[in-house]
Molecule: RNase P RNA; transfer RNA
Organism: Clostridia bacterium
RNA sequence: UGGGUAAGACAGGCAAUCGCGCAGAGCUUCGUGCUCUGUGAGGAAAGUCCGGGCUCCGCAGGGCAGGGAUGCCGGAUAACGUCCGGCGCAGGUAACUGUAGGGAAAGUGCAACAGAAACAUACCGCCUAAGGGCUUCGGCCACGGUAAGGGUGAAAUCGCGAGGUAAGAGCUCACGGGAGAGCAUGGUAACAUGUUCUCCGUGUAAACCCCAUCCGGAGCAAGACCAAGCAGGCUUUGGGGCUUCGGCCCGGUGGCUGCCCGUCACCGCCGGAAGGUAGGUCGCUUGAGUCUGCCGGUAACGGCAGAUCGAGAUAGAUGAUUGCUUAAUACAGAACCCGGCUUAUGUCUUGCCCAAACC
RNA sequence: GGCCCCAUAGUUCAAGGGAUAGAACGGAAGUUUCCUAAACUUUAAAUCCAGGUUCGAGUCCUGGUGGGGCUACCU
Numbered sequence: 001u002g003g004g005u006a007a008g009a010c011a012g013g014c015a016a017u018c019g020c021g022c023a024g025a026g027c028u029u030c031g032u033g034c035u036c037u038g039u040g041a042g043g044a045a046a047g048u049c050c051g052g053g054c055u056c057c058g059c060a061g062g063g064c065a066g067g068g069a070u071g072c073c074g075g076a077u078a079a080c081g082u083c084c085g086g087c088g089c090a091g092g093u094a095a096c097u098g099u100a101g102g103g104a105a106a107g108u109g110c111a112a113c114a115g116a117a118a119c120a121u122a123c124c125g126c127c128u129a130a131g132g133g134c135u136u137c138g139g140c141c142a143c144g145g146u147a148a149g150g151g152u153g154a155a156a157u158c159g160c161g162a163g164g165u166a167a168g169a170g171c172u173c174a175c176g177g178g179a180g181a182g183c184a185u186g187g188u189a190a191c192a193u194g195u196u197c198u199c200c201g202u203g204u205a206a207a208c209c210c211c212a213u214c215c216g217g218a219g220c221a222a223g224a225c226c227a228a229g230c231a232g233g234c235u236u237u238g239g240g241g242c243u244u245c246g247g248c249c250c251g252g253u254g255g256c257u258g259c260c261c262g263u264c265a266c267c268g269c270c271g272g273a274a275g276g277u278a279g280g281u282c283g284c285u286u287g288a289g290u291c292u293g294c295c296g297g298u299a300a301c302g303g304c305a306g307a308u309c310g311a312g313a314u315a316g317a318u319g320a321u322u323g324c325u326u327a328a329u330a331c332a333g334a335a336c337c338c339g340g341c342u343u344a345u346g347u348c349u350u351g352c353c354c355a356a357a358c359c
Numbered sequence: 360g361g362c363c364c365c366a367u368a369g370u371u372c373a374a375g376g377g378a379u380a381g382a383a384c385g386g387a388a389g390u391u392u393c394c395u396a397a398a399c400u401u402u403a404a405a406u407c408c409a410g411g412u413u414c415g416a417g418u419c420c421u422g423g424u425g426g427g428g429c430u431a432c433c434u
Stems, first nucleotide, its partner, number of pairs: 001355010012325007020040008042331001046342002049340005054219004061261004067215005072086005087101001088099004102210002107208002109204003123150002125146003132141003158176002161173003177200010223282004232270003239250004251267006274434004289308008360430007369384004377414001386402005407423005
C1' cells in the first nucleotide's frame, strides 16, 4: 500500500428568522386567547418473529386425547427460541466464521432417472474344484460359485497388502478407518486421550415417529369511570317441572381452543338482527429506568454508593430556510411499557490476519 | 394500533419431495373465406425474492417483499 476479518463510536453543533405539541407561571376583554420559561423520537421508533410486565376473562382447576414450541454442555437472566463461555462438526492459507448439534441398534415410509441390483442384488467379466449330461477326450452345455475388476448412480457391502482359493470373498492375519460397550486418566459437564472386547454397506427425523423439557386465552380498539342518545313487531307473559314464591332440580346457549367432569354468566321468536353514539377522564409513563465511580466474574451479568428525570400526542406536535463548522449525508417518525432477534442504513475509529515492497 | 390469511403463464385454477411445471379462457402466426366470425394447425408465456435442509425443493424450514381480510363503545 492492497485485500480480508472482528469489535466499537456518532447519528450533529452554533447563530438568525418563521412555526408546532406538552408542562409550569403570569396577564386576561374568560375567547383554553396572549406572553415568558422549560422540554420535545430511534439505533433501528420498522417487521410484529420470540419472551415478559400490565389488564380482563372465575386469582385459571382435574382426567383423557390431540396440538404447538424447544433440543450438545455449563452459566447469565424476570423470562426467552436471547446472550456469554466451552465441546464436537463444517468452511477458510490465516485472522475468523457458521452450526434447527437428542434418537436411524424401537417401528414405519422414501431413495426419481440411470443401473443387473437401492436393500440383501449376478448385466458384462472371472471360475468350472465337487456332483449331472454330451464328447472327436481338446473341451462344451446346464446347474452352480464369485462382489476382486468394468460400467450406473448422490449413495453399491470399510481401505490396502499378504495368506488363502477352481476363481473369489474380513474367509484368515498385519496396519489403518468407523460403530457400540467396558475400564483408566483429565474435565462440573459436553467431551478428549489411552486401552480391552464385540461388530462392519447406508442416507433421510427442516418424513411420520420415539424420548426429554415447557406451554390457559385474549390483547391498551386490554380495561375502569362519566356523559350523550334511539327503538320495535309477533305472541300461548315465557326454556320445562316443583314450590312455603325465597328458591331447588333438569335442559339449552356461550366462556375456560377437542371430549368428559367441574364451574361462571344468560334464558320465548324475529336476533347479536336492529337502533343509537362516534364525546370526555383515567390507564399514560418513575421504570427489570439512565449516567458516573468502585468491587466480584474470562464473559454474559451481578452487587454497592452517588447523581438524575430525558416525549406522552388523539387527525395525531417534535418542522422549514439561510450562514459557519472537519462528513453530517443514509435508513427512517413514538402511539401501553420493557428484554431480545431479524431486516434497512451514512460516516468515522481501533485491533488482528494474508500478500507485496522498503528500512 | 392489534390479530390473521394468501402469493404458480395475461386471467382462473392444477401439480403425493423425483422437471420437459399441466389445463381452460385469452394472445401471436398460419390454413380456410371475397372479408370477418366460427373451426382447424402451430407457437410464446409462470413457481414473489434471498438463504438453508435433502442426492434432489413449486412443495419442507428461516428471513424479507407485496397484496387482502377482521377488529370501537352503548342498549